A computed fold for a 503-nucleotide part of an RNA from an uncultured Chloroflexota bacterium, annotated as small-subunit ribosomal RNA, 5' domain. RNAcentral holds the full RNA, with entries from Greengenes. It matches the Rfam family "Bacterial small subunit ribosomal RNA".
[in-house]
Context: one part of a larger RNA
RNA sequence: GGAUGAACGCUGGCGGCGUGCCUAACACAUGCAAGUCGAACGGGAAACCUGAUUUCGAUUAGGUGGAGAGUGGCGCACGGGUGAGUAACACGUAGCUUAUCUGCCCCGAAGAGUGGGAUAACGCACCGAAAGGUGUGCUAAUACCGCAUAAGCUCACAGGCUGUAGAGGCUGGUGAGAAAAGGCUUAGGCGCUUUGGGAUGAGGCUGCGGCCCAUCAGCUAGUUGGUAAGGUAAGAGCUUACCAAGGCAACGACGGGUAGGGGGCCUGAGAGGGUGAACCCCCACACUGGGACUGAGACACGGCCCAGACUCCUACGGGAGGCAGCAGUGAGGAAUAUUGCUCAAUGGACGCAAGUCUGAAGCAGCGACGCCGCGUGGGCGAUGAAGGUCUUCGGAUCGUAAAGCCCUUUUCUUGGUGACGAGGAAGGACGGUAGCCAAGGAAUAAGUGUCGGCUAACUACGUGCCAGCAGCCGCGGUAAAACGUAGGACGCAAGCGUUAUCC
Numbered sequence: 001g002g003a004u005g006a007a008c009g010c011u012g013g014c015g016g017c018g019u020g021c022c023u024a025a026c027a028c029a030u031g032c033a034a035g036u037c038g039a040a041c042g043g044g045a046a047a048c049c050u051g052a053u054u055u056c057g058a059u060u061a062g063g064u065g066g067a068g069a070g071u072g073g074c075g076c077a078c079g080g081g082u083g084a085g086u087a088a089c090a091c092g093u094a095g096c097u098u099a100u101c102u103g104c105c106c107c108g109a110a111g112a113g114u115g116g117g118a119u120a121a122c123g124c125a126c127c128g129a130a131a132g133g134u135g136u137g138c139u140a141a142u143a144c145c146g147c148a149u150a151a152g153c154u155c156a157c158a159g160g161c162u163g164u165a166g167a168g169g170c171u172g173g174u175g176a177g178a179a180a181a182g183g184c185u186u187a188g189g190c191g192c193u194u195u196g197g198g199a200u201g202a203g204g205c206u207g208c209g210g211c212c213c214a215u216c217a218g219c220u221a222g223u224u225g226g227u228a229a230g231g232u233a234a235g236a237g238c239u240u241a242c243c244a245a246g247g248c249a250a251c252g253a254c255g256g257g258u259a260g261g262g263g264g265c266c267u268g269a270g271a272g273g274g275u276g277a278a279c280c281c282c283c284a285c286a287c288u289g290g291g292a293c294u295g296a297g298a299c300a301c302g303g304c305c306c307a308g309a310c311u312c313c314u315a316c317g318g319g320a321g322g323c324a325g326c327a328g329u330g331a332g333g334a335a336u337a338u339u340g341c342u343c344a345a346u347g348g349a350c351g352c353a354a355g356u357c358u359g360a361a362g363c364a365g366c367g368a369c370g371c372c373g374c375g376u377g378g379g380c381g382a383u384g385a386a387g388g389u390c391u392u393c394g395g396a397u398c399g400u401a402a403a404g405c406c407c408u409u410u411u412c413u414u415g416g417u418g419a420c421g422a423g424g425a426a427g428g429a430c431g432g433u434a435g436c437c438a439a440g441g442a443a444u445a446a447g448u449g450u451c452g453g454c455u456a457a458c459u460a461c462g463u464g465c466c467a468g469c470a471g472c473c474g475c476g477g478u479a480a481a482a483c484g485u486a487g488g489a490c491g492c493a494a495g496c497g498u499u500a501u502c503c
Base pairs, nucleotide, nucleotide: 001503002502003501004500006499007498008497009496010495013374014373015372016371017370018369019367020366021332026330027329028328030327031326032325035074036073037072040071041070047064048063049062050061051060052059053058081285082284083283091209092208093207094206095205096204097203100202101201105198106197107196108195109194110193111192113147114146115145116144122137123136124135125134126133127132153177154176155175156174157173159171160170161169162168183190184189211257212256213255218248219247220246223245224244225243226242227241228240229239230238260282261281262280263279264275265274266273267272287308288307289306290305291304310321311320312319313318338364340363341362342361346360347358348357349356350355377407378406379405380404387398388397389396390395412440413439414438415437416436417435421430447492448491449490450489451488452473453472454471458487459486460485461484462483468475469474
């Protein structure tokens, strides 16, 4: 000098774009953050209409209606948060997967025949303070289960071609096995099953690369390899039994410390050094530890079970909870924001759609936290006014500075008008915002640090090794350009200094 997610002191006019718990992965009141589909299914409240009865209170039958709940489907594995753990195939890069899976989507092939039994909702009875639960009876489906069929698929057996380190690929044959919802429809469509390919996503493996300590030198029993079996979507000590005795290590094993990794960012001419906020990619985590279930996908932030700590409710028998989602609260801290608006746009889930949901997102609010832009007026104006300061008392300086005259209106205030963002009509949270027009009036707007040398900028007074200053050298003990105040000057400027950290 540059830089910062900064903080502190003094000061503070406006706008745009960004950015804002770096500390306690501490604890959380309250609200919201994941639902949707009646074109899968049964039933159906309120309300309304019509008829009948009526003691004029209403009751009952039919229709319209469709709430809330339930079965079922899809989603909830995305999006959003955090960086605790992790020195590891976690990440980056280059590959391999003939050792693998992939819902929705796209392309192709072949199909959907025939039956069955339940169950929630609901009714009845009952238990419990609650959370919730039990028995019994009825019912539907694109829920569940048989049988049939099999182009293709899987498995077994034998053959041919090709081919390998092992494998594999192609081909025709025999046997065995496994499907479906012909449902819904507003008649356009939407779906279902099997199979081949694609796309996307994911799992696994490998080479190489990127921290510190040797005051860590030896480490290892599922350890290293083999055989067999199991297991997985899939290779493998992944697991188990048996056998062998191996495997790693000064090219740093093992141990300890620290740490999410990368694109990037800061600095630097570069090499390098430092860093990993915001944005993007990957990973890991979701009160702590463990576990599986469902599913195409989880070992699952707003799912389940167990254990633990903590908090809450309780009728003491038993229950409920998890903000590292968005706001917000307490605590910690030098320190970090609103319990805001809207789904208008973009995107996502569901739905044929209309649409519903969406604290993703778009916006607004707060903070000079950062960057950028603008303004705080312009011209003329010498009796060089008054006043301050200094003075050799002549004067010098603040200083064209002020006053005064003329002008302008960025900004400001008031009034009017008023968008783009919405690709055929309507539809805008932002927003009566931005912009535009008119009027008013210099009006509403300057500080901060320094002035001994480094280093741009000097005098006076006070103080007297005191009070104090200080980044280094060093100032201060009676004329201090170094302390304090004043005048003046210099630097930067809505900021200026200080502190911390990096180059």